c-di-GMP-I-GGC riboswitch aptamer from a Thermoanaerobacteraceae bacterium, 93 nucleotides, folded computationally.

RNA sequence: AACGAUAAAGGCAAAGCCGGCGAAAGCCGGUGACGCAAAGCUAUGGGUCUAAGUUCCAUGGAAACAUGGAAUAUGACUGCCAGGCUACCGAAU
Numbered sequence: 001a002a003c004g005a006u007a008a009a010g011g012c013a014a015a016g017c018c019g020g021c022g023a024a025a026g027c028c029g030g031u032g033a034c035g036c037a038a039a040g041c042u043a044u045g046g047g048u049c050u051a052a053g054u055u056c057c058a059u060g061g062a063a064a065c066a067u068g069g070a071a072u073a074u075g076a077c078u079g080c081c082a083g084g085c086u087a088c089c090g091a092a093u
Base pairs, nucleotide, nucleotide: 002093003090004089011036012035016031017030018029019028020027021026034079040085041084042083044082045081046080047077048076049075053072054071055070056069057068058067059066060065
């Protein structure tokens, strides 16, 4: 340095529920443990989710606009896969 044990010390916390924020995806706090050896940090590449706003279409309307649909990230997810940065412990190999 790789590696990762029925080791030791410690760590994180899925779903669900409660409260809050947000248009939504989702996020924060509490509770709770399914799991995790980087489930620590980072949206850099791929991927996934959402669509407030914008554009287009349909219908109605004199118009403003309303309702519905499609596309779109500048919004998200690192507990989807890679990449980058950092780190506790030490059996076997």
It was read from a public genome assembly, where an Rfam model found it.